RNA sequence: UGCGGGGUGGAGAAGUGGCAUCUCGCAAGGCUCAUAACCUUGAGACGUCGGUUCGAAUCCGACCCCCGCUA
Numbered sequence: 001u002g003c004g005g006g007g008u009g010g011a012g013a014a015g016u017g018g019c020a021u022c023u024c025g026c027a028a029g030g031c032u033c034a035u036a037a038c039c040u041u042g043a044g045a046c047g048u049c050g051g052u053u054c055g056a057a058u059c060c061g062a063c064c065c066c067c068g069c070u071a
Stems, first nucleotide, its partner, number of pairs: 002069006010024004018054001026042005047063005
C1' cells in the first nucleotide's frame, strides 16, 4: 500500500429486511435450619455517521478499531 475476516448487554456466541435470542455472569424474590443447586422475575447491547426502504443488526457508502495475508 492493497486484499480478506471481524466489531451485537459484563463475558462468549446466534440472528440472510418485520417483537434483538441463547449460555454464563449480575440483582431481587421463592425453596432451605443455612449455603449451594433448582424455580420465577428483572436490569443491561447492534463500532460511528450517512444513504436505500413503509420498515435496517441485516442491504449500500464513508470513517474508526481489532486480527490475518501481501508489498
This is a predicted structure of a 71-nucleotide RNA (transfer RNA) from a Candidatus Giovannonibacteria bacterium.
The coordinates come from a structure-prediction model, not an experiment, and the mean pLDDT is 84.